[in-house]
The RNA shown here (transfer RNA) has 74 nucleotides and comes from a Nitrososphaeraceae archaeon. It matches the Rfam family "tRNA". By type it is a transfer RNA. The sequence was found in a public genome assembly.

RNA sequence: GGGGUUGUUGUCUAGCUUGGUAUGAUGCCAGCCUCGGGCGCUGGAGGUCGCCGGUUCAAAUCCGGCCAACCCCA
Repeated sequence: GGGGUUGUUGUCUAGCUUGGUAUGAUGCCAGCCUCGGGCGCUGGAGGUCGCCGGUUCAAAUCCGGCCAACCCCA
């Protein structure tokens, strides 16, 4: 220098092919339970979907550029 994969809540992750309410686990908070704690059960908060732009009524998803990590070639 060229090519490929990946980027989603504090952490990990589904969803992307085929655009239409962003999923689950864990952690956190509250309640129940307990003499108390843990476990367990119920509920809740938490997301610029890497960044910028384009297409569209509508973009995590499609298109372009860029950034970062990893891999391959030179």